Model confidence (mean pLDDT): 75 of 100. Predicted 3D model of a 389-nucleotide RNA (Bacterial RNase P class A) from Fidelibacterota bacterium UBA7303. The model forms 94% of the base pairs in the Rfam consensus. Rfam family: Bacterial RNase P class A. Rfam links the family to the GO terms tRNA processing, dimeric ribonuclease P complex and ribonuclease P activity.
[in-house]
């Protein structure tokens, strides 16, 4: 300076007319004669997102006369802190990639990281044989038969050589043996354990002692913490209307997911609760926007984050409202012109004219997060390449 990878911040900007919907403050006035609502005029303020999408987590908040115990069932899974709280954030350790490097040093990136020594299942094909796992070739010993230095068949032992395959009884060396093996032995790696220091811990470092030594648990399990339901169609309030209707089952029945036990309430055959048939109404008004809220400093903490000061109020719709237009800017692409400068032979840059474009995309109770979609611009960290000093 160019390209990528990751994080963040913006996503068109302004000025004018003018429609649309809420809110206050005024004046006027309709329907209904139920709750209650609607029009107009004036002035004054406000009016869709970073993901409003998915609906995947967690809460607020509201209702339940057991938000009791256990089962079943779900969810989390290094370590520390922080949150209303999460399957979320910060940070840190382990692993594993990736660069640099005399270097177990540095820089980044990425993680669904208890247990395999409680069980079971699993590892296609290949291959003798995949864990109650072995002898295809091949190594050595006996003996038999041919034959002159080697062949073939039998029996024993082997698991160091070779093949297969993602993995084949830990590796390297050595002693030892007919040949051989952790069968000894000396180093390595990992694993259960046991001391020491360092650290809040996860862990790391170092030392001792055992021949113990395939992987798999977003496979079944095992262990350790957790987890009361239902959900704004919660729910609270007024108002109207009808048929507190009829048949049937029914001794035990019910208590806001199941089944078990406790606890409680109902009830005695006309209950409670189930199941059909029928009938009315399904309309208003609230929950609805001031909030673990947002902006800016101070302090604390490495940071997430926490307190603390001033400041701000920023949509509330109910078939679902924020749109049109006109000018300027600022941006992309494509295509012309040769004003200007560079180049050296019709090209490139900048400036000018013209056209087309300007991403993904819309609230519905809120609010923490995940995951998906996204033109183009800024800022920051990292990495590769070239060039100057």
């Nucleotide at each position: 300076u160019g390209a990528g990878u990751c994080g963040g911040u913006c996503g068109g900007a302004u000025g004018g007319u003018u429609a649309c919907u809420c809110u206050c403050g005024g004046a006027c006035c309709g329907c209904a004669u139920c709750a209650g609502c609607a029009g107009c005029c004036c002035g004054a303020g406000a009016g869709a997102g970073g993901a409003a999408a998915g609906u995947c987590c967690g809460g607020g908040c509201a209702c339940c006369g057991c938000a009791g115990a256990a089962a079943a069932g779900g969810a989390u899974g290094c370590c520390c802190c922080a949150u209303a709280g999460c399957g979320u954030g910060g940070g840190g350790a382990g692993u594993u990639c990736c660069g640099c490097c005399u270097g177990a040093g540095c820089g980044g990136a990425a993680u669904a990281u208890g247990g395999a020594a409680a069980g079971u299942g699993c590892a296609g094909c290949a291959g003798a044989a995949a864990a109650u796992a072995a002898a295809c070739c091949g190594c050595c010993g006996c003996a038999a038969a041919a034959u002159u230095a080697u062949u073939u068949c039998g029996c024993g032992g082997u698991a160091a050589g070779g093949g297969u395959g993602a993995a084949a009884g830990g590796g390297u060396g050595g002693u030892g043996u007919a040949a051989g093996a952790g069968a000894c032995c000396a180093c390595c790696a990992g694993u259960c354990c046991c001391c020491g220091a360092u650290g809040a811990g996860a862990a790391c470092c170092g030392g001792g002692a055992a021949g113990c030594u395939u992987g798999u648990a977003a496979a079944c399990c095992c262990c350790a913490u957790c987890c009361g339901g239902u959900g704004c169609a919660a729910g609270a309030c007024c108002g109207a209307a009808u048929a507190g209707g009829c048949u049937u089952c029914g001794a035990g029945a019910c208590g806001u997911g199941u089944u078990u036990c406790g606890c409680g309430u109902c009830a005695a055959c006309u209950a409670a609760g189930g199941a059909g048939c029928g009938g009315g109404u399904a309309g208003g008004u609230u929950g609805c926007u001031u909030g673990a809220c947002c902006c800016a400093g101070g302090c604390g903490g490495a940071a997430a984050c926490g307190u603390u000061u001033g400041g701000g109020c920023u949509a509330g719709a109910u078939a679902a409202a924020u749109g049109a237009c006109c000018a300027u800017c600022c941006u992309u692409u494509u295509g012309g012109u040769g004003u200007u400068g560079a180049a050296a032979u019709a090209u490139c840059a900048a400036g000018c004219c013209a056209a087309a474009g300007g991403a993904c995309a819309g609230a519905a109770c809120u609010c923490g997060g995940c995951u998906u979609a996204u033109a183009g611009a800024c800022c920051g960290a990292c990495u590769c390449a070239a060039u100057a000093a």